About this RNA
Predicted 3D model of an 86-nucleotide RNA (c-di-GMP-I riboswitch aptamer) from a Gammaproteobacteria bacterium. NCBI's taxonomy places the organism under Bacteria, Pseudomonadati, Pseudomonadota, Gammaproteobacteria. The prediction has a mean pLDDT of 83.
[in-house]
């Protein structure tokens, strides 16, 4: 170093949803709770999505554009890391 696997042993993390708090929102943090996860550890580089505070456009608007905000539990890439077989 690759791939396999998470059955044993010892652990880890926590979707929905509820309670506070932060944010325009989209979400996010803390408690509670388990649907999942072998990187469901970190990183918005790339493609998806979400959301539109300020911007833009209009004669005017809630309706249109726009990420610099989200999302690593969407994929994809990087990058670190447990046990166990091979």
């Nucleotide at each position: 170093u690759u791939c396999g696997c998470g059955c044993g042993a010892g652990g880890g993390c926590a979707a929905a949803c509820c309670u506070g708090u932060c944010g325009a929102a989209a979400g996010a943090c803390a408690g509670g709770g388990a649907c999942g996860c072998a990187a469901a550890g970190c990183c918005a580089c790339c493609g998806g999505u979400c959301u539109a505070c300020g911007g833009g456009a209009c004669g005017g608007a809630c309706a249109c554009c726009u990420a610099g905000g989200a999302u690593a539990g969407c994929g994809g890439g990087g990058u670190u890391g447990c046990a166990u077989g091979a």